This is a predicted structure of a 1446-nucleotide RNA (small-subunit ribosomal RNA) from an uncultured bacterium. Rfam family: Bacterial small subunit ribosomal RNA. The prediction has a mean pLDDT of 83.
[in-house]
RNA sequence: GAUGAACGCUAGCUACAGGCUUAACACAUGCAAGUCGAGGGGCAUCGGUGCGUAGCAAUACGCAGCCGGCGACCGGCGCACGGGUGAGUAACACGUAUCCAACCUACCGCAUACACGGGGAUAGGCUUUCGAAAGAAAGAUUAAUACCCGAUGUUAUAACGAGUGCACAUGCGCUUGUUAUCAAAGGAAUUUCGGUAUGCGCUGGGGAUGCGUUCCAUUAGAUAGUUGGCGGGGUAACAGCCCACCAAGUCUACGAUGGAUAGGGGUUCUGAGAGGAAGGUCCCCCACAUUGGAACUGAGACACGGUCCAAACUCCUACGGGAGGCAGCAGUGAGGAAUAUUGGUCAAUGGACGCGAGUCUGAACCAGCCAAGUAGCGUGAAGGAUGACUGCCCUAUGGGUUGUAAACUUCUUUUAGAAGGGAAUAAAGUGACUUACGUGUAAGUCAUUGCAUGUACCUUCAGAAUAAGGAUCGGCUAACUCCGUGCCAGCAGCCGCGGUAAUACGGAGGAUCCGAGCGUUAUCCGGAUUUAUUGGGUUUAAAGGGAGCGUAGGUUGACCAUUAAGUCAGCUGUGAAAUCUGUCGGCUCAACCGACAAAUUGCAGUUGAAACUGAUGGUCUUGAGUACGGUAGAAGUGGGCGGAAUUCGUGGUGUAGCGGUGAAAUGCUUAGAUAUCACGAAGAACUCCGAUUGCGAAGGCAGCUCACCGGACCGGCACUGACACUGAGGCUCGAAAGUGUGGGUAUCAAACAGGAUUAGAUACCCUGGUAGUCCACACAGUAAACGAUGAAUACUCGCUGUUUGCGAUAUACAGUAAGCGGCCAAGCGAAAGCGUUAAGUAUUCCACCUGGGGAGUACGCCGGCAACGGUGAAACUCAAAGGAAUUGACGGGGGCCCGCACAAGCGGAGGAACAUGUGGUUUAAUUCGAUGAUACGCGAGGAACCUUACCCGGGCUUGAAUUGCUUCUGAAUGAUUUAGAAAUAGAUCAGCCGCAAGGCAGGAGUGAAGGUGCUGCAUGGUUGUCGUCAGCUCGUGCCGUGAGGUGUCGGCUCAAGUGCCAUAACGAGCGCAACCCCUAUUUACAGUUGCCAUCAGAUCAUGCUGGGCACUCUGUAGAGACUGCCGUCGUAAGAUGUGAGGAAGGUGGGGAUGACGUCAAAUCAGCACGGCCCUUACGUCCGGGGCUACACACGUGUUACAAUGGAUGGUACAGAAGGCAGCUACCGUGCGAACGGAUGCUAAUCCCAAAAGCCAUUCCCAGUUCGGAUCGAAGUCUGCAACUCGACUUCGUGAAGCUGGAUUCGCUAGUAAUCGCGCAUCAGCCAUGGCGCGGUGAAUACGUUCCCGGGCCUUGUACACACCGCCCGUCAAGCCAUGGGAGCCGGAGGUGCCUGAAGACCGUAACCGCAAGGAUCGGUCUAGGGUAAAUCAGGUAACUGGGGCU
Repeated sequence: GAUGAACGCUAGCUACAGGCUUAACACAUGCAAGUCGAGGGGCAUCGGUGCGUAGCAAUACGCAGCCGGCGACCGGCGCACGGGUGAGUAACACGUAUCCAACCUACCGCAUACACGGGGAUAGGCUUUCGAAAGAAAGAUUAAUACCCGAUGUUAUAACGAGUGCACAUGCGCUUGUUAUCAAAGGAAUUUCGGUAUGCGCUGGGGAUGCGUUCCAUUAGAUAGUUGGCGGGGUAACAGCCCACCAAGUCUACGAUGGAUAGGGGUUCUGAGAGGAAGGUCCCCCACAUUGGAACUGAGACACGGUCCAAACUCCUACGGGAGGCAGCAGUGAGGAAUAUUGGUCAAUGGACGCGAGUCUGAACCAGCCAAGUAGCGUGAAGGAUGACUGCCCUAUGGGUUGUAAACUUCUUUUAGAAGGGAAUAAAGUGACUUACGUGUAAGUCAUUGCAUGUACCUUCAGAAUAAGGAUCGGCUAACUCCGUGCCAGCAGCCGCGGUAAUACGGAGGAUCCGAGCGUUAUCCGGAUUUAUUGGGUUUAAAGGGAGCGUAGGUUGACCAUUAAGUCAGCUGUGAAAUCUGUCGGCUCAACCGACAAAUUGCAGUUGAAACUGAUGGUCUUGAGUACGGUAGAAGUGGGCGGAAUUCGUGGUGUAGCGGUGAAAUGCUUAGAUAUCACGAAGAACUCCGAUUGCGAAGGCAGCUCACCGGACCGGCACUGACACUGAGGCUCGAAAGUGUGGGUAUCAAACAGGAUUAGAUACCCUGGUAGUCCACACAGUAAACGAUGAAUACUCGCUGUUUGCGAUAUACAGUAAGCGGCCAAGCGAAAGCGUUAAGUAUUCCACCUGGGGAGUACGCCGGCAACGGUGAAACUCAAAGGAAUUGACGGGGGCCCGCACAAGCGGAGGAACAUGUGGUUUAAUUCGAUGAUACGCGAGGAACCUUACCCGGGCUUGAAUUGCUUCUGAAUGAUUUAGAAAUAGAUCAGCCGCAAGGCAGGAGUGAAGGUGCUGCAUGGUUGUCGUCAGCUCGUGCCGUGAGGUGUCGGCUCAAGUGCCAUAACGAGCGCAACCCCUAUUUACAGUUGCCAUCAGAUCAUGCUGGGCACUCUGUAGAGACUGCCGUCGUAAGAUGUGAGGAAGGUGGGGAUGACGUCAAAUCAGCACGGCCCUUACGUCCGGGGCUACACACGUGUUACAAUGGAUGGUACAGAAGGCAGCUACCGUGCGAACGGAUGCUAAUCCCAAAAGCCAUUCCCAGUUCGGAUCGAAGUCUGCAACUCGACUUCGUGAAGCUGGAUUCGCUAGUAAUCGCGCAUCAGCCAUGGCGCGGUGAAUACGUUCCCGGGCCUUGUACACACCGCCCGUCAAGCCAUGGGAGCCGGAGGUGCCUGAAGACCGUAACCGCAAGGAUCGGUCUAGGGUAAAUCAGGUAACUGGGGCU
C1' cells in the first nucleotide's frame, strides 16, 4: 500500500459498486419453462348467447361446443439457452498460434426443384377391474401438421465408365453416360404461416498439432492394446476408438511412472522494473448437478428443475409398496470470526412459443438490509483579551495552561425538518385511420402502455437550529506532566517497562494523528540485493567435492567462402469485450459511466540484411599433441645386500644389589641379576648427510644396489593441424585406526593386571602386558584428507634467497625457462591480511551456501562381513549464534621493577588467669550502628542516677524546648505543709517594675511543633581502602571505515610518567617533587619568671641577693646542602667512591599534604536534607530496671610462668603536659588508702613528679620469698545515692600458669625491645584503652627462586556484574513436540478370482411371428457387491530412545 474480511468503540446525509472465502452439509414452503385452439379430437372449468323447468324481471338448476376461450390429452417448437457452483481435473483442461483435402450444424438468409394417391392405429373421452397411495390393466370407440405404404426423383449418395484441370505425403475438383436407392402436411383465409429434397451462406459445435502452464528424486525405471503394421468393425469425422493376425516395440535424467496440491485465462494487488502473490465481483472457456453407471429422444445431451439401474440419506404407507434431490431466486437448520428480503415489475433490455394480440420469464430492471468498500457534503462562519471570573490540572505560590476557547456582537442555511411544484427514462410497441408506391414496407394523425415514483430536481419557510468520535503520547514515531500502584496489578509490534519519586501499568489534565470514522487481528506484496536474470557469495562469518581419469552436457584459436536456424529491420494477420493509460464528454462535483485513441511488450506468416553465434566446405599454426637430444629427483613396483641399536639364548669374568621416581613401591636378583667380554638368533626401523631442499594428482615418499615402470623440465626444430578446457552421473586411487584369511612378532603398546598419587583416581607417573604395530591377499573409504583457498587461460610495479636446466672455457657476474620461499606497490578485503604461486583485473566449466539449536540426528533407500559410510528431513525452540579487530580485566603465560612481600634477625599472638570488644544464647529490655583485607580496647576522649535512644509502671496533649499573634490574669519567686516512688496535684504566708508604650511571668486560644521512626540503594557533607601506589587525562595534529590508537611506546636512569636520548607528534593539566611545620648546626637581635663564667654580699644549705647576658635556654629573623667540587664510568640524564670539605651528603630524619577513579564501601544515631510514616503518640516528663546477663566461640590487650629475676635498704638523671569548685610544698595523725591543719601559685617564678639504672644485702631452681586470680574480713574516698554496678587501702587466702599445636603479627636505627611520666574525657571510675613524652638501647638484610600486594611492556581469552568470571555432562522435578514400538483402527489407489443390475451392441438352435423378421432368448462389455494376497499414506498404543524449555 491492498482486502469479498472479522472484532472493539463510535456513528449525520447522498451517490456508486459489493455481500457463505467455512459443510460440492442437509433442506420445510413458494416461485424459477413454457407456449401454440391459425395442427387435432374435444368441452372438465370460466364468461357470453340461446333454450327448458317457468309468462316477464331477478334468481336457481338443467340443456346446447353455438360463441369468447380452454384444464387434461395427441401433435409441433422449446426444455442442450438463460441462471448456479468449483467437487473433480496437472489434462490438448486452459491460453496462444496453425490445420481439418478427416467433420456436423435445428431455427435464420439466398438459390434450385417439388408437395400425387392411399392405409391402419392410438392417447383422450366412455365402460370395467386392481391398488392405501403412486399408479396400473382390460374392452369397445375416435382425430391430426402423429404413424405407415405406393408413385414421381431436379438433386444427393454409391458403383462402373469417358473427357479435362489443379495439386502433390494421402489426393482434390469440373463436365458427362448407365444403373441402383431415398421425399412431402396441412392450417388460416381478402392478405399469409408452414411442409419435402439438394446446394451455398451465417451461427454454433467436433477433431488434430506446435509452444506455455505447481511441488516432491527420501517417487528411477514405466508400459501387453502397451508401440507400430496389414485387414476389418465403428463414428458426423480421423485415430488401438474397438477387434483378429504379425512384429517387439514405445516413454524416460531436457525428469517417464508414482505421490501431493489445484478449475484455466482476460485480469487483480504490490513493485522503479524484473518479479512475487492472488484468480471474489464482471467477461471467455472447461467441468459438475446427492454418489456411481447407462443409454433414450433430439440438429444439438449421455441432459441442474428428463428417463432407467445401483448406493447412501430423508419422507409417506393400510407394510404389500411408493416419493424426493435449492452447487436456480428468496428462505431454514447446521458449520463458522463471518456474509442480506420467504420484496416489486415484466415498464425497459434479452429469451421461448405464437400469424398476431399475447402468455411465460427469481434472466433482467428496481426496491429492502449491512460504514463491508470508494467518492462527495455537513456538524457552522467572521469578529471578540483584562489573554475576564470560576472549575479541572500543574506550580518555584509569583503564576502557567485549558484559551479566541467561552460569554457577547454580526452573518449564513448546505444537510435534516415542514410546505408547494415536479421530470427524463417511450427510442419504440400496440389499436384505429390516412397517404405513397413496388401488397408489405415506409411516413403521418389520434388513442394507449411507467414497476421504480410523487423519486431525482426546483422553489419557499423558521432557526445555529438536527449532527464527533477513535487511537496514541519511552525509542523506532508526531505528541508530557501529576496522582495511584510497588517485579503486584498490568503493558508489549521489536528493544523492553513495573522491586516506593514509572513521560512505558491504571486514572486525570494537556498534547498529537486521523476523522463518520478510528484502532486491533488475519492474509499478500514491498522494504529484503534476506534465493541475487536485472542483483549475492564460498581463507577466517554458512559455503571448494580428499584427489585424479573421463561420459553426457556447457564453453572453445586464426583466415576465406556459402547458408540463413538464432539475431536485426519492414509489412500482413491475430492478440474478444471489459480492465489499465491519455484526451474529450455525461451525472451540480467526485467516485461512477460513455466515446475515441493508445497500449496489449505475444504468436504466426511474409520480404529483406548478413556483422556476431550456429551449420557446411576449404586453408593456417600461435593452443594441444607426437618425434629427436639432454637433465634432476626420498615418484612407484618387485628382488638382493648392509651396519649400528634393541631383546633373547649360550659360555666366561664378577658380587649384591639392579631398576624406577618428585619421592617411592610393584618388578628382576645369591637357583648369581644389573654391569662387562665373546659367540649366536630374531624381527623391525634406517643415525650423520638433511636444508621454509627434491619428487608425486592427492594420500604420501628417505640405508645401499639391480630390474621394470610413470611423470616433469630444458633445448633446437621436424611432423599432425584445434585434436582444447571443464566435467553432472560413472570409474580409479585414497593417512591412521579398523575387519577377514594365512604368516610373522625384536621393539613399542589400546584393553587388562599390579604399584604409586589422590578426598576419590576406572587418569596423568612406574613395573608388566594382549590385540595391533610388520608381510601377502581381500574389504573398508573416512581425517583440522588444510594453503581451512576447485580446475584452466590471459593480463597487471618491484626487491631478495634458493633448486634444476640452457648458451660460452668458467664455481665470478648478468640473462632466460620451470619450480620452492620471504618482503612490499597498485588493487582488493569487514578487518586480519592477500598481493605474477592473488584473496587483483577478466573469461569458461564444475561443486557448495542461505540465522542458531534440534542434526549430520530420525525415517526410507543404496553400499559394507561388521564397525560403519553415502544420501538426508521435520515437529519444536531461541533472538540471537558467528567473524575480525578495540579497550579493559584475568592467567597455577612471559619479560622488567618495587614494597618488612619473602629471606636474614629481634620480640610477640595462638596455651594460662584477668581486662575489654564482638558473635551466639538468654532476657520485660539486654537500645542502635560497624562485619574479609577496609567490623570486633570500633562510634564511646570515660553507661551507678543523668547520659539513654531500650524495658516496666505512673503522668501530660499547643505539648519538655524555640517562636509569632490574640485575649485574660498579676505575678515570678521564696518559705512552710499535705498526698505520692517521683513527676505532679492541693493548701497557707510573703510577693511586680515602668509616667506611658511596654517589659516579665502564668492561664486560655491559634499558627508554627516534636520524632535517635524508615530509606546511606533518593542525597549533601565527612570518612575508610586500593595507596603516598605513579599513575589519570586534555587541546591541536597524524593514523584507522570504526571502536580506538599515537602522545603515555623504545633505550638508559630515578623513590617517582624523575629526567635524558630517540621519536608523527607538539604542547598542556591533575598527580610526583618543591613551597609549609617539627628536629639536627650556626649567626644576629632580645634577656624575665630562664642562666651564673667573672666581681661583690648573705646562709646549715640553695642564683638566695646586688650585678651581668658570656654560656645554657627561650623567642624572632637569617645562613646552610645544590651531585656545587674532585676521581672513575656514561652521548646525556645520572650512578659510584670506608673521596674532600662540612653539624648534616645525595628527597638528612619525622609530619602535614591522598590525582582520575574503585568498592550502589561506612554514616539519615554528629549535623543537614528529598520522599514516606506517627500526632491523647513512634512526641514528652518522672521513678525503677537494663545496656554490666553467661554453657560457649573469636579478636585486641594486661599480668605472668622467673635468677639478664623477686624482695629489702640506699642513691642518680628527663621530656612534654596540666593546675583556682584546681595543683598543693611543709607539719601532724594513721601500717596504708587518706584525714586534719597550713603555705605557695591564675604559673619559664609555686606545685604535681620518674622508672629501669647504680651501690649493697638476701633468696638458690622449687609451683618457690615466682605468679598473683579468686574469696574472706576491715577500711578510705567521690557522690542525693556505690545492692544490681565504682576505684583505692590493709590483713588473710594463694587458683591457673614451668615459654605455649597447626597457624600467624610487628619491626631496617635512636628503629625493635624495655622503663617509667603526662594529658583528654572526668564528681568518681571499671584506663591494662587512646593520644603524647622522654630514659636505656640492639640484631640482621646473601639476595629476589618462592608466598602476598603493586607498577610498566607483551601474549592468550568463548571473561566485560570482568576468574568470587564464564561454563560442560549426569542425576532430581515439571511441561512440550518428536523417533522406535507387541500391536490395534479406519482410509486410498490398483491387481487376481467369483458374482453381476440397468443399458447398448452382436447373434438367431430353442421362444414369438404366416412370413419378412424380432426379441423379454444367447453371448460380450460393465456400475456395484464379495473374496484373497500385497502396496501406500495416516491415526492410536503399554513401554522405550534421544531432544527442547524451566